[in-house]
RNA sequence: GCGGAAAACCGGAUGGCCGCUGUUGCAGGGGCAACCUUGCAAGAGAGGAAAGUCCGGACUCCAAAAAGUAACGGUGCCGGGUAACGCCCGGGCGGAGAGCGGCGGGGUAACUCGCCGGGAACCCGACGGAAAGCGCCACAGAAAACAAACCGCCACUGGCAGGGUCGGGCAACCGAAACCGGCGGGGGGCAAGGGUGAAAAGGUGGGGUAAGAGCCCACCGCGCCGCUGGCAACAGGGGCGGCAAGGCAAGCCCCACCGGGAGCAAUGCCAAAUAGGGAUCGCGUGUCAGUCUGAAAGGGCUGGCGGGGUUGCUUUUGCCCCAGCAGAUCCGGGUUGGCAGCUAGAGCACGUGCGGUAACGCGCGAGCAAGAGGAAUGGUCAUCGAACCGGGGCACCCCGGGGAACAGAAUCCGGCUUACAGGUUUUCCGCGCGC
RNA sequence: CGGAGCGUGGCGCAGCCUGGUAGCGCACCUGUUUUGGGUACAGGGGGUCGGAGGUUCGAAUCCUCUCGCUCCGACCA
Numbered sequence: 001g002c003g004g005a006a007a008a009c010c011g012g013a014u015g016g017c018c019g020c021u022g023u024u025g026c027a028g029g030g031g032c033a034a035c036c037u038u039g040c041a042a043g044a045g046a047g048g049a050a051a052g053u054c055c056g057g058a059c060u061c062c063a064a065a066a067a068g069u070a071a072c073g074g075u076g077c078c079g080g081g082u083a084a085c086g087c088c089c090g091g092g093c094g095g096a097g098a099g100c101g102g103c104g105g106g107g108u109a110a111c112u113c114g115c116c117g118g119g120a121a122c123c124c125g126a127c128g129g130a131a132a133g134c135g136c137c138a139c140a141g142a143a144a145a146c147a148a149a150c151c152g153c154c155a156c157u158g159g160c161a162g163g164g165u166c167g168g169g170c171a172a173c174c175g176a177a178a179c180c181g182g183c184g185g186g187g188g189g190c191a192a193g194g195g196u197g198a199a200a201a202g203g204u205g206g207g208g209u210a211a212g213a214g215c216c217c218a219c220c221g222c223g224c225c226g227c228u229g230g231c232a233a234c235a236g237g238g239g240c241g242g243c244a245a246g247g248c249a250a251g252c253c254c255c256a257c258c259g260g261g262a263g264c265a266a267u268g269c270c271a272a273a274u275a276g277g278g279a280u281c282g283c284g285u286g287u288c289a290g291u292c293u294g295a296a297a298g299g300g301c302u303g304g305c306g307g308g309g310u311u312g313c314u315u316u317u318g319c320c321c322c323a324g325c326a327g328a329u330c331c332g333g334g335u336u337g338g339c340a341g342c343u344a345g346a347g348c349a350c351g352u353g354c355g356g357u358a359a360c361g362c363g364c365g366a367g368c369a370a371g372a373g374g375a376a377u378g379g380u381c382a383u384c385g386a387a388c389c390g391g392g393g394c395a396c397c398c399c400g401g402g403g404a405a406c407a408g409a410a411u412c413c414g415g416c417u418u419a420c421a422g423g424u425u426u427u428c429c430g431c432g433c434g435c
Numbered sequence: 436c437g438g439a440g441c442g443u444g445g446c447g448c449a450g451c452c453u454g455g456u457a458g459c460g461c462a463c464c465u466g467u468u469u470u471g472g473g474u475a476c477a478g479g480g481g482g483u484c485g486g487a488g489g490u491u492c493g494a495a496u497c498c499u500c501u502c503g504c505u506c507c508g509a510c511c512a
Base pairs, nucleotide, nucleotide: 001431002430003429004428005427006426007425008424009423010422012384013383014382015381016380017379018378020045021044023042024041025040026039027038028037029036030035047406051417052416054415055414056413057412058411059263060262061261062260064317065316066315067314068313069312072259073258074257075256076255077091078090079089080088081087092127093125094124095123100117101116102115103114104113105112106111128254129253133252134251135248136247137246150194151193152190153189154188156186157185159183160182162180163179165176166175167174168173202220203219204218205217206216207215221243222241223240224239225238227236228235229234267340268339269338270337277331278330279329280328281327282325283324286305287304288303289302290301291300292299293298306322307321308320309319310318333511334510335509347368348367350365351364352363353362354361355360388401389400390399391398392397436508437507438506439505440504441503442502445461446460447459448458455492463479464478465477466476467475485501486500487499488498489497
C1' cells in the first nucleotide's frame, strides 16, 4: 500500500422561559373515615434496547417442610464462572472460508474459466445415543434394510442356421467329427458397469478369477483392545477385526441432569356498602380422663386415643378440623376508595490492588440514584450542529438549504432475542514493497 | 401489567397430534332445462397455508424468531 475480519463506546449538545410527576421543609385547606390536597422554596425525573415476554431468579401466597417415586415439561460435546440459567468464558470436534499450490480448458497475449488440495484472522454449529427397541423412508426403481437381480457380464448344457476343414461324388449334393463366431432356450454364478433415487449395503489402487466380489493385499474410513498426553471432551501412535453398524431422535424412545403450583390484578392492612343470600357437590356429625362454671340440662379449657384434611401418590415429623367446614364450582348482591408491597439491591458504573488465560472473584477509595399508578419525563426561543440536497471549485475547501435512527419505565434483578439514521475508537490476519 | 388461544381460496371451517398430490360448504364462472329469471342437474376456475429462518430427500404439519387478531384475570361479603 492492497485486501479480509472482529470488538468496544456514543447515539443530538449548551443555556433561558413556561409547564407536568414524585421527594423534603414551612404555612394553610378538605373528608364520616382510612387519608387526601393547595401555595412557596430546594433538589430529582426513561433506554441500549425501557420492547418481545423467550429463559433464569428475588419476593409473596398456596393449612408446611423434608425424603422417595409416578406422570409431565425442559436441558444436552468437555471443563469452568454465576444466586441461577437454555446465559457467559476457555477448550475439543465438525463445517464454511481469501491470498496460495496442482491439474485441465479457452486465448497471439494480457488474462480468464472449471475441478482438486491445503487453509490465516475470523465466522457458523439444537454438537448425548441410530451395533436397546418401535416407527417412517412418498414417487421412481429389480431392490429402501434378515437385501435384491431389470439391462448387463460369465462359464455349463442342449437346439437352430451359417462359415471354414476333412472324406465321398464328374457335378448338383451327401456324410463326418472337431473349430469359429451368431441367434434365441434352460438351469446356475456375479454384483464390476448401466439405469432409478435424497439415499443402493465401505472408498481408491493392485492382485486374483470363467466373470466377479474384502475373495486377498496396501492406504484411507469404521469398530474393538492396550499404550502415551490431557481433569475431561478428545488427540497421537500400536495391535486386532474383513466390514457387520443407510438416514431420521426440531418421531416415539434410551441415558444423564434439572424442575411443586400460581403470579405484584401476587399478597397484607384500613374504610365504605349489601339480600351478610341461594343451588349443586365433597368431607362429616367423635370418645375417654382431669378441671372450671352451673341447682340441673348444658357449656368452656387442657391432655390421651380415634377419624378426616393438608393442591399426583407414599412415608416421616408437624399443622388444621371434629360441627359444621380451612371447602370446591356456579348464580345473585355490593364497592369501583385509601395505604403498604415500591424501589438501597446477588445494585450500577469509575479508579485501584491481588488471584485467574478468560468469564469472574476478593478488597479499598470516591460517586450515582424516576417510583408514577390510566400513568409525569413536555413545549418554546437562542446558539451550535451529523446524514442528505444544490452551486462554485472539482486532492480538499467555500456558500446556500436541511434539521437527527429504533423507540419509550409500570414489582425488581441477571441474560437472550428482535428493532436501530449516523458517528468515534481500538485490535487481529494474509499478500506485496521499502528500511 | 400478567396469562391463554387463533391465523388455510371472497366468507365460514377441516387437514397439523402420527410430515409424502391442500379438501368441504356457501359464493363465483360455463352449459342444459325455461318465453325470461329462480330452482334443479352437469362441468369448471380460484389458495402454495400471516411473514422469515432452520431440521428433513421432502414442512400447512416439527422447531426458533417475528407480525397481526381474539379471549381471560380487580376487591368485599
About this RNA
Predicted 3D model of RNase P RNA and transfer RNA as a complex of 512 nucleotides. It holds a member of the Rfam family "Bacterial RNase P class A". By type it is a ribozyme. Model confidence (mean pLDDT): 78 of 100.